This is a predicted structure of a 102-nucleotide RNA (SAM riboswitch aptamer (S box leader)) from a marine sediment metagenome. The RNAcentral record of the sequence draws on MGnify. It matches the Rfam family "SAM riboswitch aptamer (S box leader)". Its family is annotated with regulation of gene expression in the Gene Ontology. About the family: The SAM riboswitch is found upstream of a number of genes which code for proteins involved in methionine or cysteine biosynthesis in Gram-positive bacteria. Its mean pLDDT, the model's own confidence on a scale to 100, is 82.
RNA sequence: CUUAUCAAGAAAGGUGGAGGGACCAGCCCUGUGAAACCUUAGCAACCUACCAUAAAAUUGGAAAGGUGCUAAUUCUUGCAAUGAAUUCUUUUGAGAGAUGAG
Numbered sequence: 001c002u003u004a005u006c007a008a009g010a011a012a013g014g015u016g017g018a019g020g021g022a023c024c025a026g027c028c029c030u031g032u033g034a035a036a037c038c039u040u041a042g043c044a045a046c047c048u049a050c051c052a053u054a055a056a057a058u059u060g061g062a063a064a065g066g067u068g069c070u071a072a073u074u075c076u077u078g079c080a081a082u083g084a085a086u087u088c089u090u091u092u093g094a095g096a097g098a099u100g101a102g
Base pairs, nucleotide, nucleotide: 001102002101003100004099005098006097011040012039013038014037015036019029020028021027023078025076026075041070042069043068046066047065050061051060052059074096079093080092081091083089
């Protein structure tokens, strides 16, 4: 850079000792212990071993391996359009971001 997905799902322990939720503005989490690292467990099914089906495309199952993930919709928001409405708010799309594959 291209492409797919992002409304679901799944936590305990140890070390550690104050931050974290990408950024902005909010709003949250956190000494009843943040980040980070480690161990074990789990979730999911992106790449896929494997099984079944099939002419093929594919579909279903499964979970050994490579990633990923395990507060809140990607926590909400930012830009544009739109509905309602009168300073609050609906819906859609884009952008940004995350992850996989190339």